Predicted 3D model of a 73-nucleotide RNA (transfer RNA) from a Candidatus Staskawiczbacteria bacterium. RNAcentral holds the sequence, with entries from ENA. Its Rfam family is "tRNA". The family's RNA type in Rfam is transfer RNA. Its mean pLDDT, the model's own confidence on a scale to 100, is 82.
[in-house]
RNA sequence: GCCGAUGUAGCUCAGUUAGCAGAGCACGUCAUUGGUAAUGACGAGGUCCGCAGUGCAAAUCUGCGCAUCGGCU
Repeated sequence: GCCGAUGUAGCUCAGUUAGCAGAGCACGUCAUUGGUAAUGACGAGGUCCGCAGUGCAAAUCUGCGCAUCGGCU
């Protein structure tokens, strides 16, 4: 230098035939217990890596960047 994959909650990830942003764990409150753990209920937490384009509508499609990983030279 070229090619490919990945980028979504604190962490691990789903959601991509475009139409309300989700799960598990972690966190907070409450219940339960003599107390803790476990368990249950409820809750908080996100400009979906950035910019631009297409479109009524973009996490999702397209282009250009950035980061990480892998391959080729």